[in-house]
RNA sequence: GGAGGCGGCCGGACGGCCGCGGGCGCGAUCGUCGAAAGGCGGCGUCCGAGGAAAGUCCGAGCUCCAUGGAGCAGGUUCGCGGGUAACGCCCGUCCGCCGCGAGGCGAGGACCAGCGCCACAGUGACGAUGCCCGCGCAAGCGGGAGUGAAACGCGGCAAGCUCGAGCCGGAGCAAGACCGAAUAGGAGGGCGCAAGUCGGCGUUCGCGCCGCAGCAGGCUGCUCGCUCAGCCCUCGGGUAGGUCGCUCAGAUGGAUGGCCGUCGCGGCACCCUCGGGUGCCGGCACAGAACUCGGCUUACAGGCCGCUCUCCAG
Numbered sequence: 001g002g003a004g005g006c007g008g009c010c011g012g013a014c015g016g017c018c019g020c021g022g023g024c025g026c027g028a029u030c031g032u033c034g035a036a037a038g039g040c041g042g043c044g045u046c047c048g049a050g051g052a053a054a055g056u057c058c059g060a061g062c063u064c065c066a067u068g069g070a071g072c073a074g075g076u077u078c079g080c081g082g083g084u085a086a087c088g089c090c091c092g093u094c095c096g097c098c099g100c101g102a103g104g105c106g107a108g109g110a111c112c113a114g115c116g117c118c119a120c121a122g123u124g125a126c127g128a129u130g131c132c133c134g135c136g137c138a139a140g141c142g143g144g145a146g147u148g149a150a151a152c153g154c155g156g157c158a159a160g161c162u163c164g165a166g167c168c169g170g171a172g173c174a175a176g177a178c179c180g181a182a183u184a185g186g187a188g189g190g191c192g193c194a195a196g197u198c199g200g201c202g203u204u205c206g207c208g209c210c211g212c213a214g215c216a217g218g219c220u221g222c223u224c225g226c227u228c229a230g231c232c233c234u235c236g237g238g239u240a241g242g243u244c245g246c247u248c249a250g251a252u253g254g255a256u257g258g259c260c261g262u263c264g265c266g267g268c269a270c271c272c273u274c275g276g277g278u279g280c281c282g283g284c285a286c287a288g289a290a291c292u293c294g295g296c297u298u299a300c301a302g303g304c305c306g307c308u309c310u311c312c313a314g
Base pairs, nucleotide, nucleotide: 001312002311003310004309005307006306007305008304009303010302012263013262014261015260016259017258018257020048021047022046023045024044025043026042030041031040032039033038050286054297055296057295058294059293060292061291062172063171064170065169074168075167076166077165078164079093080092081091082090083089094108095106096105097104098103109163110162114161115160116157117156118155126153131144132143133142134141135140176244177243178242179241186235187234188233189232190231191230196212198211199210200209201208202207217227218226219225264284265282266281267280268279269278270277271276272275
């Protein structure tokens, strides 16, 4: 000097104008609503996305439901040791694989319980015996060559079923808690039932349902016509809605934005004194909270720092 490895960090800065959400204060003035208190607008001030806010994959808090114990089923984890509230996360270490190396990766318990599978090659992949040699009448026995990761032997495979051991109740903030109308329906009470002691059905004999008729009342002041068993009070459940859960970002149609300037960054062109200068262009990575934490995974322009790390060349 070049190429890497590991660990960590940043991921635009400042200012102006306009706007959005929220907290606090003022509410003197102005607008608006209100009888008023006060509310809203307003004014002032402060705060207002991320390293992943993402995927919702693990583990928790929290909430409701369920729950005597044990077992079965189901799910999940898997060398060993430690950390942790807990974990499938993290650290260390052994083993295996990859890399020259720093280092990286690993679903790494058990095929002497059972079942299943074993490409190609090979006679044959667990069922055995095609070829050659020897022995034998034969059946067969012994030896050999060859294929293959593996050839009869405790073969290989569990990222096949399975077995073993450990762990695991379910659903999730649309969880859930509280307040709670109007209308309809329910329970109790009061009033009414002047038209019907009508007919039918059911009955726990209280009454209920259906049909026809129909008084008061209602539709309209009257007539006709239509309608017709209710009306009032109290109580309780539910619904709409509201509040909390919910946050020093914090909504519940969901704010965190837009424009401009200077600097920074990137690209292109030109110039030169080779280090910069000038001009033009680009808003300039991935992406955006919705109960909260601990992790993992995934996405990410550009840039910075550390190493007592490795390899190569001089």
The RNA shown here (Bacterial RNase P class A) has 314 nucleotides and comes from a Chloroflexota bacterium.
The gene name in the source record is rnpB.
The organism belongs to Chloroflexota, within Bacteria.
The RNAcentral record of the sequence draws on ENA.
The coordinates come from a structure-prediction model, not an experiment, and the mean pLDDT is 76.
Rfam family: Bacterial RNase P class A. The family's RNA type in Rfam is ribozyme.